[in-house]
Molecule: small-subunit ribosomal RNA
Organism: uncultured bacterium
RNA sequence: AGAGUUUGAUCCUGGCUCAGAACGAACGCUGGCGGCGCGUCUUAAGCAUGCAAGUCGGGCGGGAUCCGGGUGUCCCUCGGGGCGCCCGGUGAGAGCGGCGGACUGGUGAGUAGCGCGUGGGCGACGCGCCCCCCGGACGGGGACAGCCGGCAGAAAUGCCGGGUAAUACCGGAUGGUGCCGCGCGGGCUGGAGCCGCGCGGUGAAAGGAGGCCACGGCCUCGCCGGGGGAGCGGCCCGCGUCCCAUCAGCUAGUCGGAGGGGUAACGGCCCGCCGAGGCGAUGACGGGUACCCGGCCUGAGAGGGCGGCCGGGCACAUUGGGACUGAGAUACGGCCCAGACUCCUGCGGGAGGCAGCAGCUGGGAAUAUUCCGCAAUGGGGGGAACCCCGACGGAGCGACGCCGCGUGGACGACGGAGGCCGGAAGGUUGUAAAGUCCUUUUGGGCGCGGGGAACGCGCGCGGGAGGGAAUGCCCGCGCGCUGACGGCAGCGCCCGAAGAAGCGCCGGCUAACUACGUGCCAGCAGCCGCGGUAACACGUAGGGCGCGAGCGUUGUUCGGAAUCAUUGGGCGUAAAGGGCAUGUAGGCGGCCCGCCAGGUCGCGCGUGAAAUCCCGGGGCCCAACCCCGGGGCUGCGCGGGAAACCGGCGGGCUUGAGUCGGCGAGGCGGGGCCGGGAAUUCCUGGUGUAGGGGUGAAAUCUGUAGAUAUCAGGAGGAACACCGGCGGCGAAAGCAGGCCGCGAGCGCAUGACUGACGCUGAGGUGCGAAGGCGCGGGGAGCGAACAGGAUUAGAUACCCUGGUAGUCCGCGCAGUAAACGAUGCGCACUUGGCGUCCGGGCGCAGCCCGGGGUGCCGGAGCUAACGCGGUAAGUGCGCCGCCUGGGGAGUAUGCCCGCAAGGGUGAAACUCAAAGGAAUUGACGGGGGCCCGCACAAGCGGUGGAGCAUGUGGUUUAAUUCGAUGGUACGCGAGGAACCUUACCCGGGCUUGACAUCCGGAGGGAGCGCGCGGAGACGCGCGCGCGCGGCAACGCGCCUCCGGACAGGUGCUGCAUGGCUGUCGUCAGCUCGUGCCGUGAGGUGUUGGGUUAAGUCCCGCAACGAGCGCAACCCCUGCCGCCAGUUGCCAGCGCGUAAUGGCGGGCACUCUGGCGGGACUGCCGGCGGCAAGCCGGAGGAGGGCGGGGACGACGUCAAGUCAUCAUGGCCCUUAUGCCCGGGGCUACACACGUGCUACAAUGGCGGAGGACAGAGCGUUGCGACGGCGCGAGCCGGAGCGGAGCGCGGAAAGGCCGCCGUAGUCCGGAUCGGAGUCUGAAACCCGACUCCGUGAAGCUGGAAUCGCUAGUAAUCGCGCAUCAGCACGGCGCGGUGAAUACGUUCCCGGGCCUUGUACACACCGCCCGUCACACCAUCCGAGCCGGGGAUGCCCGAAGCGGUCAGGAUAACCCGCGAGGGGGUCCGCCCGCUAAGGUAUGCCGGGUAAGGGGGGUGAAGUCGUAACAAGGUAACC
Repeated sequence: AGAGUUUGAUCCUGGCUCAGAACGAACGCUGGCGGCGCGUCUUAAGCAUGCAAGUCGGGCGGGAUCCGGGUGUCCCUCGGGGCGCCCGGUGAGAGCGGCGGACUGGUGAGUAGCGCGUGGGCGACGCGCCCCCCGGACGGGGACAGCCGGCAGAAAUGCCGGGUAAUACCGGAUGGUGCCGCGCGGGCUGGAGCCGCGCGGUGAAAGGAGGCCACGGCCUCGCCGGGGGAGCGGCCCGCGUCCCAUCAGCUAGUCGGAGGGGUAACGGCCCGCCGAGGCGAUGACGGGUACCCGGCCUGAGAGGGCGGCCGGGCACAUUGGGACUGAGAUACGGCCCAGACUCCUGCGGGAGGCAGCAGCUGGGAAUAUUCCGCAAUGGGGGGAACCCCGACGGAGCGACGCCGCGUGGACGACGGAGGCCGGAAGGUUGUAAAGUCCUUUUGGGCGCGGGGAACGCGCGCGGGAGGGAAUGCCCGCGCGCUGACGGCAGCGCCCGAAGAAGCGCCGGCUAACUACGUGCCAGCAGCCGCGGUAACACGUAGGGCGCGAGCGUUGUUCGGAAUCAUUGGGCGUAAAGGGCAUGUAGGCGGCCCGCCAGGUCGCGCGUGAAAUCCCGGGGCCCAACCCCGGGGCUGCGCGGGAAACCGGCGGGCUUGAGUCGGCGAGGCGGGGCCGGGAAUUCCUGGUGUAGGGGUGAAAUCUGUAGAUAUCAGGAGGAACACCGGCGGCGAAAGCAGGCCGCGAGCGCAUGACUGACGCUGAGGUGCGAAGGCGCGGGGAGCGAACAGGAUUAGAUACCCUGGUAGUCCGCGCAGUAAACGAUGCGCACUUGGCGUCCGGGCGCAGCCCGGGGUGCCGGAGCUAACGCGGUAAGUGCGCCGCCUGGGGAGUAUGCCCGCAAGGGUGAAACUCAAAGGAAUUGACGGGGGCCCGCACAAGCGGUGGAGCAUGUGGUUUAAUUCGAUGGUACGCGAGGAACCUUACCCGGGCUUGACAUCCGGAGGGAGCGCGCGGAGACGCGCGCGCGCGGCAACGCGCCUCCGGACAGGUGCUGCAUGGCUGUCGUCAGCUCGUGCCGUGAGGUGUUGGGUUAAGUCCCGCAACGAGCGCAACCCCUGCCGCCAGUUGCCAGCGCGUAAUGGCGGGCACUCUGGCGGGACUGCCGGCGGCAAGCCGGAGGAGGGCGGGGACGACGUCAAGUCAUCAUGGCCCUUAUGCCCGGGGCUACACACGUGCUACAAUGGCGGAGGACAGAGCGUUGCGACGGCGCGAGCCGGAGCGGAGCGCGGAAAGGCCGCCGUAGUCCGGAUCGGAGUCUGAAACCCGACUCCGUGAAGCUGGAAUCGCUAGUAAUCGCGCAUCAGCACGGCGCGGUGAAUACGUUCCCGGGCCUUGUACACACCGCCCGUCACACCAUCCGAGCCGGGGAUGCCCGAAGCGGUCAGGAUAACCCGCGAGGGGGUCCGCCCGCUAAGGUAUGCCGGGUAAGGGGGGUGAAGUCGUAACAAGGUAACC
């Protein structure tokens, strides 16, 4: 620091996801030790039990018990004992009293608040204990507990009477600088403050306790008044402190006043009265959430998240209310009341509050011991000893976290075994193990054992302060006492490698790969995505990678995310500019001078607690952890200073802005009328007659009751042709015939004036197309809805005929839009060119100058690109609006507006891994341009109908083996299925196999023959025979048998493959190198202008070249020449025959087959650009690639073939291999393809057997002559391995004759009979012959095929395969046409261009309803419970007030009785918790039913959108 993921690829936008760190965690697997930390985040749910706050006898009464002494009495064993009394000591329980229970400890419910943080203020305050100072403490009184007696009650507890002490209580005295009032003075100051003086009033105590004493007193601890200090607290203020505006208005003690009450104190804190204020877009009020901070986590930082442990503050203590006591109260372990709950009860009544420590129940994914100790630290009480402390110190449990250590170390093979992989060789696990040597942390055993302990206290000694002893007070030294943890840390000795390794991952991101299993199954998955037979992605194994007593997973936070952007983003098209203006608040603001010092910037001071953090150092072996020092804590306050900038105040200026005067252009607005012409429609009349109208074509419609057409006249409404323009005006919406006047804006030139008056603009207000709404008019044309006619599968559409709202006017509402330049407004700055509108300057003029608008093109720059480019999307400034993935959704809900329609504001659940922008290459288009092809057209002949043949589908079958399946399968693999072939079926057999190689063993020449059984394979049996070398042993070769390796498979996968092939397509294309352009995909070249059959060639050009294709080179054919002449030929010569190249002879010719020539747009003319080339012509056998063949670019179709062959993997192994017999591949109700033969007279048949080919083939072959047979053929065998002989008569054609349109003298299927041939064998299942039979069929629907010349058509011949079998295939020649205007259309193709939402690419994509399933959500009668508010009723405790009542020790009066005062109780009043009731509010759960939405594999209906998407799309 980034990476993965949208696409065929690219760039951008944008979301999702990952790698990091962290945790009070939890879960899974695993687990050796130690140190330091942490440990109910959930129900502030409920709690059994124990403990967590007491202490003081030196405040008091009292004193059980025990001890000592004395004494009386009784007993006596004369030691003593019991009882009583006195004195001293000890001192339980309870009580009065004091101090402390307001600290500590817990929790985070509440709280959005001066609660907290930070900085200040109190001239408006308090304070027990502690410290310092001053002064004082006189003299009295009456009670109440305990206790005693009695009573009630189950208990808790209480009542009555008696009596008692105090540092408890009460009154009196004294009293100052205290407090109050009045008066006076002083200086200071910040407000009510401070200091001083005088007068008046008022206010206190405990001389208690202990010690010492020389009895005078002294000391210590206490008490009272006052002043001060320290520390703690109370109150007030500035600033900061979450989300929602779908919470916008809130407020009655509310805001203020003077007065009073209350408080320690200010205050509306409280009260009566008076006034009517106070708060709020700088967010009041309301709702939600939340204790706050130091800090913690993360981050480069800014920031974001968090507030557990530790520390500070706050709040709370079962829920709510209340006061009392006190220095102090939210009083956790106090009180009262009410509610809920639990417990006890004798039913009358009582008791309780773990959010203290442990522990329990419950909830939960989840969080510990009912431990030890006060030894340390700290706290309360006490003079102290000491007591108490679940604060605390420790231990226990938990890998919960951090840190450290170990599970051994060294050596040890070119490398064991085993595992895994591999065809083998071998690789790997792996120095790993074994083995040898060594060590002993930890572990086990035994032993030693430091520090936490020193303060304090006690004892002793010494010193000191005061003023003199003693006690006492202060200081120092020594000794002594005190350890929960725990015999722990640490150390030593002994034992022994001994007891101690797992977890996750290995497709990419991301480090680490193989095998097997599985077969879209089982499963994985953070994202992209894996799995449908060879999975590096599932499971297992081996191996590897990572971390390690842990490792993974889940959750959460920050990061990456510049993905809320202050640092640090955007808004033309990706999400995003408000429809436009005006203007309020606010924000921002020209030039000069002076002053101020709020902002700003230095300096100093205070504060920013400690801990944390950083740096340095130190202590535990290290580290974690802890300690010390420094820094920092980015903040706030105060003092003093600076004055540039911002701001404020004052003064000035004219350039920003504006005003007036002049000129000017304009569909600018409102109004009024006035008047205008063209056209449509309607009405009237005339002329006139059979139609008109409408469409792709029609029909509805209209017309003989006279339309349309035409003429004249009239009515009415709406809109204004030409001018007219990318022209003008307006803020936008928008504005158009002419004229008149009213109003507004704008521009230019020039002068004067004002003097910053400005820009923007949240809210607000106004304007705001079309359509719509209300009321009233108007209504010609047009025209939603509607009706009809067409179209169509349908047609609630497109087209047609009609037609109502509406469109028009007035008034009002509405307030939207693709309200668009998809571009907010203003100002400034920044190369240019060309138009256009308006006005101006230089006297005129100009290719001149400059101003305002409106356009085009372009520079820099900007931009993802497209593009923008002085009219910015450039460069800056100011202000506003808006965006933050797609869908859900501009929906729901709430609120506001509206008459309604609807508008404004505007979510969430859920769901997806994308949705997008621009550009690129393709592909496609019922887009365009150019151009090809038997593509259409023109033409000839077919197919589709018939019968048969053949292939296929289907069906059948034991099997009908398998493959080929749109074009590009179907007379295809098959160029030969009766057996064989043969792969299929049935049956019979074989198991080292029918075939290959090797090893071991046994035997034997290989082999040949015979017999029996059997369908055969085969089985059984017999006989004959014995290779080569070597003297031999033996070796080699071959064969048989046994055994073992292995063979074999037409078994599967052509979606694992090679090879070969089909197809686009003989189409003209497909690419590369370098350069150039582009961020890039990519482009250029290859596009363009011509031309060609052709990317063929030429020209041009940021391209220049090159490769694979095209063409040519090769073969056949057409003309000529040369060479060569046998088996070919025969012109001339000769011989010969009935005749024949039959013979001699000859190679001239034909021919054969080898080599050459020939054609190149070479020549001429024209066209073209002086090119390429095209057209015409000459010559030529042949022209403009002469005809034909071979030859098939990059690639496409996962095209075809595992059954030609080869081959990976999988499968079978007495069978899925092999042999044999028979059957099947030949089935047949059908369907299709390809063919043959026909339907006839351009024919059929007969005759003379009367003509003429080419190319082939032939020795297990072709087979002549001759003979036989009607014939197929047979007998027979000459010749020929073939220019020789044979197949071999070519046929159509020609000539003659018959047939006469008839299912025929057409046609030959089918069937019957008889044969021939091949073959081991023609039954299933061959071909052919003869005789007989004589079917369908009379030119073939929709549709469809071939062919452009020696072609189609037609005719026969040959060959391959082959024993035989050909209508098929491959070849050969004979006869031999027609037509092509042309490229609109169908099909296929090439190039350029355009659009695209397609890219498995139009056989694409994709929309909505409906049906089904699931999910979340909205509305919802109703039901359920909750929250808080308000009104009213009732009203506990308590406080306050009041009162004719009751009670009453202290004080007062009185001799007293008694009275008074005060206090308590009670009545009443006020406030008030809970409760009741009523209303509406808020949010929740549930719900009949209803609504839409999302998702889901292949459902239904249509075809809306994307290509002009077939009616351009959209708002």